[in-house]
The part of an RNA shown here (small-subunit ribosomal RNA, 5' domain) has 522 nucleotides and comes from Polaribacter irgensii 23-P.
Its Rfam family is "Bacterial small subunit ribosomal RNA". Rfam links the family to the GO terms ribosome and structural constituent of ribosome.
It was read from a public genome assembly.
The organism belongs to Polaribacter irgensii, within Bacteria.
The coordinates come from a structure-prediction model, not an experiment, and the mean pLDDT is 84.

Context: one part of a larger RNA
RNA sequence: GGAUGAACGCUAGCGGCAGGCUUAACACAUGCAAGUCGAGGGGUAACAUUGUGCUUGCACAGAUGACGACCGGCGCACGGGUGCGUAACGCGUAUAGAACCUACCUUUUACAGGGGAAUAGCCUUUAGAAAUGAAGAUUAAUGCCCCAUAGUAUUGAGACUUGGCAUCAAGUUUUAAUUAAAGAUUUAUCGGUAAAAGAUGGCUAUGCGUCCUAUUAGUUAGUUGGUAAGGUAACGGCUUACCAAGACAUCGAUAGGUAGGGGUCCUGAGAGGGAGAUCCCCCACACUGGUACUGAGACACGGACCAGACUCCUACGGGAGGCAGCAGUGAGGAAUAUUGGACAAUGGAGGCAACUCUGAUCCAGCCAUGCCGCGUGUAGGAAGAAUGCCCUAUGGGUUGUAAACUACUUUUAUACAGGAAGAAACACUGGUAUGUAUACCAGCUUGACGGUACUGUAAGAAUAAGGACCGGCUAACUCCGUGCCAGCAGCCGCGGUAAUACGGAUGGUCCGAGCGUUAUCC
Numbered sequence: 001g002g003a004u005g006a007a008c009g010c011u012a013g014c015g016g017c018a019g020g021c022u023u024a025a026c027a028c029a030u031g032c033a034a035g036u037c038g039a040g041g042g043g044u045a046a047c048a049u050u051g052u053g054c055u056u057g058c059a060c061a062g063a064u065g066a067c068g069a070c071c072g073g074c075g076c077a078c079g080g081g082u083g084c085g086u087a088a089c090g091c092g093u094a095u096a097g098a099a100c101c102u103a104c105c106u107u108u109u110a111c112a113g114g115g116g117a118a119u120a121g122c123c124u125u126u127a128g129a130a131a132u133g134a135a136g137a138u139u140a141a142u143g144c145c146c147c148a149u150a151g152u153a154u155u156g157a158g159a160c161u162u163g164g165c166a167u168c169a170a171g172u173u174u175u176a177a178u179u180a181a182a183g184a185u186u187u188a189u190c191g192g193u194a195a196a197a198g199a200u201g202g203c204u205a206u207g208c209g210u211c212c213u214a215u216u217a218g219u220u221a222g223u224u225g226g227u228a229a230g231g232u233a234a235c236g237g238c239u240u241a242c243c244a245a246g247a248c249a250u251c252g253a254u255a256g257g258u259a260g261g262g263g264u265c266c267u268g269a270g271a272g273g274g275a276g277a278u279c280c281c282c283c284a285c286a287c288u289g290g291u292a293c294u295g296a297g298a299c300a301c302g303g304a305c306c307a308g309a310c311u312c313c314u315a316c317g318g319g320a321g322g323c324a325g326c327a328g329u330g331a332g333g334a335a336u337a338u339u340g341g342a343c344a345a346u347g348g349a350g351g352c353a354a355c356u357c358u359g360a361u362c363c364a365g366c367c368a369u370g371c372c373g374c375g376u377g378u379a380g381g382a383a384g385a386a387u388g389c390c391c392u393a394u395g396g397g398u399u400g401u402a403a404a405c406u407a408c409u410u411u412u413a414u415a416c417a418g419g420a421a422g423a424a425a426c427a428c429u430g431g432u433a434u435g436u437a438u439a440c441c442a443g444c445u446u447g448a449c450g451g452u453a454c455u456g457u458a459a460g461a462a463u464a465a466g467g468a469c470c471g472g473c474u475a476a477c478u479c480c481g482u483g484c485c486a487g488c489a490g491c492c493g494c495g496g497u498a499a500u501a502c503g504g505a506u507g508g509u510c511c512g513a514g515c516g517u518u519a520u521c522c
Stems, first nucleotide, its partner, number of pairs: 001522004006518005013374006019367002021332001026330003030327003035074003040071002043067002047065003050061005081285003090210008100202002105198007113147004123136005153178011183190002211257003218248003223245008260282004264275004287308005310321004338364001340363003346360001347358004377408004388398004414458005422449001428443006466511005471492003478505004487494002
């Protein structure tokens, strides 16, 4: 000198764009953050409509719009948060999978025949303070099961061809066995099953790179390898049995400490050095530890079970909970924001769709935290006014074109008026093109921000400057007070009676809505 997720002191007019718990992965009141589908089902708790009955304001009817709870499907493994752990194939990069999986989506081919038993809900009874149950009766499905049919599927046996990189791979063929399906509907469609391929996402293996300590030198028994079996989507000591005695290490094993990694960011001419906030990719975690279930995918933040700590409820028998989601509270701290608005846009989930949900997201609020921009007037004006300060003091210097005064402007602020882009679609209506689909065209509809940005008009210099420093380094000096005192100080140092170094003042220097100090890095 540059930089910062900064803090502190003094000061403060505005706007744009960014950023905002670096500390306690400390504890959390309250609200919200993951639902959706009635075009899967039985149905009808609430609301509305309609109808019927009449006692005229009540009853009845799932009949209709819809729909609580329930069965079922899809989603909840995404999105959002945090950085505890991890020195590791975790990450980065480059390869490999002839050891792999992949819901939804796309393309292609084929198919969807018949039957059955339950169960939730509802109803009846019943235990409990509650959480939550228990028994009986009865019922549906795109829930579950059985039979049929089926192959480029799976498994076993056999033959052949081609290729390779060792295990082998691809293909053809014979035979045997095994496993499928679901319907809904407004008749437009949407779904279902099997197989092949693609896309997407994942999984695994390997080369190289990846902090400090030798005041850590030896470490290791599933340890290293083999055979067999089990397990896995898949390879593998992944696991088990048996066999062998190996494996790693001064080119740093093992141990200890520290730490999420990268793209990037800061500095520097570079080489290097330092950092890993925001944004993007990967990893890990979800009160602490463990376990699996479901599922295409989890060993699952707002799922389950067990154990533990903590908090809460209790009728003392027993139960409930997990903000490292968004706000917010307490605590810690030098220190870090609103218990806001909207789904209008972008995206996500479900749905044929309308639509619903979405603290993702888009916006607004707070904060000079940073960067950038603008303003606090402009021109003229010498009696060089007055005040202040200084001196060699009838006088001069400086403050200083500064002010007054004259003329002008109105950014900004204020008031009033107008007022966006962000919106293109979906759906609906109409039309065109082959043929109802499908595509295209036209119309119509939708804005949280927001009466915001922006524009115009009005009046008037009107609404707007401070901070640090002035001994040298280092730009900027004098007077007064103090008298090794009070104090200053980054280093050198200053102060003991003429202090440009302390305190005040005039003047000056630097930066400027900021200026200084502290901390950290180069």